[in-house]
RNA sequence: GAGUUUGAUCCUGGCUCAGCUUGAACGCUAGCGGCGAGCUUAAUACAUGCAAGUCUAACAAGGGGGUAACCUUUUGUGGCGGACGGGCUAGUAAUACAUAACUAACAUGCCUCUAACACUGGAAUAGCUCUUGGAAACGGGAGGUAAUACCGGAUGAGGAGUGUACUCGGCAUCGAGGUGCACUUCAAAGCGGGGGAUCGCAAGACCUUGCGGUUAGAGAUUGGGUUAUGACGGAUCAGCUAGUUGGUGGGGUAAAGGCCCACCAAGGCUAUGACCUGUAGGCGGAUUGAGGGAUCGAUCGCCAGCACUGGGACUGAGACACUGCCCAGACUCCUACGGGAGGCAGCAGUAGGGAAUAUUGAGCAAUGGGCGAAAGCCUGACUCAGCUACGCCGCGUGGAGGAUGAAGGCCCUUGGGUCGUAAACUCCUGUCAGCUGGAGGGAAGGCACCCGGUUUAAUAAAUCGGAGUGUCGGACGAAAACAGCAAAGGAAGCACCGGCUAACUCCGUGCCAGCAGCCGCGGUAAUACGGAGGGUGCAAGCGUUAAGCGGAUUUAUUGGGCGUUAAGGGCGCGUAGGCGGAAUCUUAAGUCAGCGGUGAAAUACUUGGGCAAAACCCAAGUGCUGUCGUUGAAACUGGGAGUCUAGAGGAAGAGCGGGGAGAGGGGAACUUAGAGUGUAGCGGUGAAAUGCGUAGAUAUUCUAGGGAACACCAGAGGCGAAGGCGCCUCUCUAGCUUUUAACUGACGCUGAGGCGCGAAAGUGUGGGGAGCAAACAGGAUUAGAUACCCUGGUAGUCCACACUGUAAACGAUGUCGACUUGUCGUAGAGGGAAUUAACCCCCUCUGCGGCGUAGCUAACGCGAUAAGUCGACCGCCUGGGGAGUACGGCCGCAAGGUUGAAACCCAAAGGAAUUGACGGGGGCCCGCACAAGUAGUGGAGCAUGUGGUUUAAUUCGAUGCAACGCGAAGAACCUUACCUGGGCUUGACAUGGUAGCGACAGGAUCAGAGAUGGUCCCUCCUUCGGGCGCUACACACAGGUGCUGCAUGGCUGUCGUCAGCUCGUGCCGUGAGGUGUUGGGUUAAGUCCCGCAACGAGCGAAACCCUUGUCCUUAGUUACUAACGCGUAAAGGCGAGGACUUUAAGGAGACUGCCUAUGUUAAAUAGGAGGAAGGUGAGGAUGACGUCAAGUCAGCAUGGCCCUUACGCCCAGGGCUACACACGUGCUACAAUGGGGGGUACAACGGGAAGCAAGACCGCGAGGUGGAGCCAAUCCUACAAAACCUCCCUCAGUUCGGAUUGUAGUCUGCAAUUCGACUACAUGAAGCUGGAAUUACUAGUAAUGGCAGGUCAGCAGUACUGCCGUGAAUACGUUCCCGGGCCUUGUACACACCGCCCGUCAUGUCAUGGGAGUUGGAGGUACUCGAAGCCGCACACUCAACCGCAAGGGGAGCUGCGUCUAAAGUAAAGCCGAUAACUGGGAUAAAGUCGUAACAAGGUA
Repeated sequence: GAGUUUGAUCCUGGCUCAGCUUGAACGCUAGCGGCGAGCUUAAUACAUGCAAGUCUAACAAGGGGGUAACCUUUUGUGGCGGACGGGCUAGUAAUACAUAACUAACAUGCCUCUAACACUGGAAUAGCUCUUGGAAACGGGAGGUAAUACCGGAUGAGGAGUGUACUCGGCAUCGAGGUGCACUUCAAAGCGGGGGAUCGCAAGACCUUGCGGUUAGAGAUUGGGUUAUGACGGAUCAGCUAGUUGGUGGGGUAAAGGCCCACCAAGGCUAUGACCUGUAGGCGGAUUGAGGGAUCGAUCGCCAGCACUGGGACUGAGACACUGCCCAGACUCCUACGGGAGGCAGCAGUAGGGAAUAUUGAGCAAUGGGCGAAAGCCUGACUCAGCUACGCCGCGUGGAGGAUGAAGGCCCUUGGGUCGUAAACUCCUGUCAGCUGGAGGGAAGGCACCCGGUUUAAUAAAUCGGAGUGUCGGACGAAAACAGCAAAGGAAGCACCGGCUAACUCCGUGCCAGCAGCCGCGGUAAUACGGAGGGUGCAAGCGUUAAGCGGAUUUAUUGGGCGUUAAGGGCGCGUAGGCGGAAUCUUAAGUCAGCGGUGAAAUACUUGGGCAAAACCCAAGUGCUGUCGUUGAAACUGGGAGUCUAGAGGAAGAGCGGGGAGAGGGGAACUUAGAGUGUAGCGGUGAAAUGCGUAGAUAUUCUAGGGAACACCAGAGGCGAAGGCGCCUCUCUAGCUUUUAACUGACGCUGAGGCGCGAAAGUGUGGGGAGCAAACAGGAUUAGAUACCCUGGUAGUCCACACUGUAAACGAUGUCGACUUGUCGUAGAGGGAAUUAACCCCCUCUGCGGCGUAGCUAACGCGAUAAGUCGACCGCCUGGGGAGUACGGCCGCAAGGUUGAAACCCAAAGGAAUUGACGGGGGCCCGCACAAGUAGUGGAGCAUGUGGUUUAAUUCGAUGCAACGCGAAGAACCUUACCUGGGCUUGACAUGGUAGCGACAGGAUCAGAGAUGGUCCCUCCUUCGGGCGCUACACACAGGUGCUGCAUGGCUGUCGUCAGCUCGUGCCGUGAGGUGUUGGGUUAAGUCCCGCAACGAGCGAAACCCUUGUCCUUAGUUACUAACGCGUAAAGGCGAGGACUUUAAGGAGACUGCCUAUGUUAAAUAGGAGGAAGGUGAGGAUGACGUCAAGUCAGCAUGGCCCUUACGCCCAGGGCUACACACGUGCUACAAUGGGGGGUACAACGGGAAGCAAGACCGCGAGGUGGAGCCAAUCCUACAAAACCUCCCUCAGUUCGGAUUGUAGUCUGCAAUUCGACUACAUGAAGCUGGAAUUACUAGUAAUGGCAGGUCAGCAGUACUGCCGUGAAUACGUUCCCGGGCCUUGUACACACCGCCCGUCAUGUCAUGGGAGUUGGAGGUACUCGAAGCCGCACACUCAACCGCAAGGGGAGCUGCGUCUAAAGUAAAGCCGAUAACUGGGAUAAAGUCGUAACAAGGUA
């Protein structure tokens, strides 16, 4: 920086990712080289080999070789080294480590320098020889022997000790690295080379040189010890300590010291974290980070610790000793069972453990170490090689050209695109790997010779030097480098491609298989799974896992917070601590500056250099931010001193108040008791009932008792630290305010622990008990009702004393102080001005409140009573759940409180605000929504549709409103999609190929249910290229009313003809958003007006359009006929007319225009005038943004999937018409406002050529025969019916009603049985106005009457679409039901209340607490026993050196005893784990069960 909480937003907050890193591991893959690294686990156990020896120039002996000199080897004595080097990190939280000091409190082999020495004697012993025990390991005895082994004496420059005198140093104990004197005491070893003189029989002495030896001093190096500071967790570890703290005196040590001991004193450590416990080697440094930091301590280096576990000492300069010793223990091995041996955390290697870590390699060539005079020997240190992509770095896998953009793959909209210049092909190059070859470096040096110097008596020896000569010397190594050879030949993978995050398509799969770091993908079109093509990233590697840092300002010192998100302690007093007013002087601890020491090397940085470059290595410089010393400065902080008064306190005056405690008093109400009056109810509720009452209630009057609480005043008011405090009076007591400014002089603020106070409920003891009232009982309510409501009612509420110690103990806001615009109110005090006085008014201080500026805040909001700007101190927070739970501690009589986790689960949980939606929230308004009416439906019969059922099939779709006389404006066949049966397979239909034919069709005939098949007849055009048609064959394909309306287009329904839905700019807001569009009026209307941080605009509304209502103009045929004329029985029949009606074109008209009133001088509304029509005149068309994954793949179109001798096509028959039943929509009725007969009137919209059909004739009729007229203002359909007049019927299942059925017919049609319509005659069912419920309608409307049309061969008296006739009633009004609009409010809803969501129970899984117990571990305490060993003591026993003639002494060994003590054992009490029948809650899981607690007034806030 990003992703992730939401519909969206801002914030808070966690989770996750991108980066870097690793001693890594795993998966896939792999060409080479350089430099590094490589058991992180079992400090588990180890076979085998090697890892520390060397010196004959210290000594002796044996063996071998050699003529000999002598050489070599082995063993032992002796010397030096085995305390280094190498390994590991168990232990250790301080005996360690780092840094800085100190050691005047110390040691130091080998090395260097200085000084002085090395004289003289002695006694043994190993090896060896002999003998002897034992399986072995290993011994015993006797004899004899050497030394640079051991011992005595001498000497003493010097040292050490004691005493003493002086000098110097030090803070001091004291010291001297000063001097002098006296006394005592302490050394030694030889060996090699060479040699002239001298001596000696010889060896040799002697001289010289080298090495070695002794003493002392100094240096250097390396160690020992002490101090300060630094550096982990846990307080659910708070007290620890008897050698403990100190002293005196001793012991011990190289050395200070309780290091040890005796005695004395009673100290010492600790909230600045003692003690206990967990973890851990420390550091230089490493990783990461901008840095502060965080994490780590492999490799390299320094220090420490360890060496099978535990203890111990010896030797030594150095050890309490990795490859030494003794003892104990565990384990392993050998054994003759008596006894012995061993220690890879050295290098390899083995087993085991584990995700996991290498060769039983080469060499001492180099570097270094041990020994040696040296040669040299030894060296698993080391140098190299081997194994491993474990890491870092480098190189390569070819380069240039090459378009037909090859083949092939993949995709495709079928055009093409892409892999892709990629390949092929042409030309080139040769790194790496491979093969061949020669030369150089790592080599310094040793030895021999030569030359020169030093030394010496010496030319010898020794030693030093030499670009001198010779000789020896390379593991690596078949190395690197160089040269040559050949050939593009031998060399690319891994992960990813939904977002974060670079990279997209196809196929398969179908909530399956699977993916996943987080969000999340997958339920038939998956860029998220699997495969493929393509792409992206990195590349000999790439991914994954694990781990660290970062991002994370997510522990915040740098650099966070606490009103509501997690977080202010319930409140005060106060200890430690932290912080602290003004001026002066001083000091120099903090602070600052200069200088000096140190801060090892490596690492880091910079520069330079070496491997071609890099990694890597080398060099120099810087740095190492630290620490110590020293010299200064003096502002600030601190310390010291004496001052000051502004903080704080005190004093005096005046006030204030439900502040607290105790005592006394009061009235109203309530209840109980007694008495009176009085009678049938009272009480209670939504309605009731339980309850009380004729044994007299309730009501009412009087009297008496009792307990609790104190109406009005009362207020945004007062007091108190908080909890809290309210009738009146008194007593005691605390506080606050104001005024004054004589007192003290910083005495202050905060406050971990601590102490006190602390509502209600609860507890204990004793009282009290009127009212109220948990529990409980009863009555209701209810599906239930362990509730809400009602009637009762006990604890309790009250008092005293004592506990408890918690609350939404809230202002959800710690205390104190300072500063920062205002305004309004109120309480207390003081003052000013004014006034006769009081009030009003003004000012100051202290409280309590409202609004608000700046500022702050995520926003809400806060705003001098801050949540503003600062300071001081305290408390608290760090995702949600688990959980304020468990365990432990403390407190409590108990209830419980306080302190307070983890495992595990989730990716959220949350705050504020926004837009919606919703509410059994509120306000306003509208609608045939209700109401007022009219007619119905629901009951009957029938029609029609649907469900259901049935069926071979009853094709399919539509399903709340918004499916159900719907798709269907017309199913006998067809339609037709369904079923049964019979047939076809390039197909009924389209395009393309080849071949053939000249037809196909048609006609006739036969078979068949038909499709179809057979036979016969008949039989093209041409510009000759072909066309047209048919048949056959093969394949591309046709075809599908098959699926998906949840892949779609288009169309439609619905909310709804509801009045809404938006935009631009501006403004407001961090933002989502808001404003505009809200408000006041008004309207049918977001219609219009006014106002307004809005101004405008768009889609809707309205208007424009059509029809209709009035008039005018124009035009008159097929329409019309007033006047004139002709004419008829009559008739616009005719001439004519253009007046009327009418037709169809164009205009006019209506706009709240006019008047009055109301209203804001508005919009508008009410009334009126005029007018055919008046406030939208009436009706229609017209349907905003959107909602319902609404409907339709079967109207059509269409993606994808599916079928292809069938899910396609053809045909016949059947079915869609079934029928116990249920529902919807209708028709006809139930009759007299009617039915029937007769008579007489008046329409409009329409339709007509495969048509409408007149007149005429036939038939009772349907209809038939026939065909004038009409392509229509001409002819036809076509007589409209209700109405009116008249007659009959007279209230009945009828002269109502017409279902059903029978018979006979008509028409259409190939066909009327399933299954058409109509006619005539006959038949004459139910039904007498319809339960709950429910529908439509506000005027030419409802109701009622007929007519026409579409579809159509036929079929509609009931459907649909239209037309005209007759023609009502009612609307007070908006409380209620339904639907809708606007504003507002709440919300835990946003799939939006058909929402969300809680708890028990049941089932599975997971982790966890308790648990009778069982078992293991670590540590301490007490006691018992006690190895080896040091030390101490001591009789026994033994003994070469010295003394002694000897005895013996001295000393030593051994033995014994004692202290200490490892290991072992016993006991009790705790602690920590593992496990456990059973048990507790928690978390989670699919759609389980029961209710509905919460979210809206959530239905009882």
Source information
Small-subunit ribosomal RNA from a metagenome, 1501 nucleotides, folded computationally. The sequence is in RNAcentral, with records from SILVA. The prediction has a mean pLDDT of 83. It matches the Rfam family "Bacterial small subunit ribosomal RNA".